[in-house]
């Protein structure tokens, strides 16, 4: 001098366990605070988290059973309401695991090979 490696993290898919479906969460915009960013140092208008505010916004369906309440009924019982449980969905849903993909904005030094 030339070439290259490697992180945090992000993302997709699958599986599992949850949460919501009485709308939280996710996603979008803005303010504030903070954190992390290859082995070392620095570090953004990039990334992430917390918090506050704003706009927008949704998919439910079915089954069984028990007790309760109400109505009807002479009674047996029937009907309705809401509760609990389960199943199938739905949500740009949370977490964990696995695999794939991407991966230091940038600067200086270092590392590996030639």
């Nucleotide at each position: 001098g030339c070439a290259g490696a490697g992180u945090a993290g992000g993302u997709u898919u699958a599986u599992g366990u949850g949460c919501g479906u009485u709308a939280a969460g996710u996603g979008c915009c803005g303010a504030c605070u903070g954190a992390a960013c290859a082995g070392g140092g620095a570090g953004u208008u990039g990334u992430c988290a917390g918090c506050c505010g704003g706009a927008c916004g949704a998919a439910a369906g079915g089954a069984a059973u028990c007790a309760u309440u109400g109505u009807c009924a002479g009674a047996a019982g029937a009907c309705a309401a809401g509760g609990c449980u389960c199943c199938u969905g739905c949500g740009g849903u949370a977490c964990a695991u696995a695999a794939g993909c991407c991966g230091c904005a940038u600067c200086c030094c270092g590392c590996u090979g030639c």

THF (Tetrahydrofolate) riboswitch aptamer from uncultured Enterocloster sp., 114 nucleotides, folded computationally. Its Rfam family is "THF (Tetrahydrofolate) riboswitch aptamer". Rfam describes the family as follows. Tetrahydrofolate (THF) riboswitch was first reported for Ames et al. as an RNA motif in 5' untranslated (5'-UTR)regions of folate transport and biosynthesis genes in Firmicutes genomes. For this family Rfam cites "A eubacterial riboswitch class that senses the coenzyme tetrahydrofolate" (Ames et al., Chem Biol, 2010). Its mean pLDDT, the model's own confidence on a scale to 100, is 76.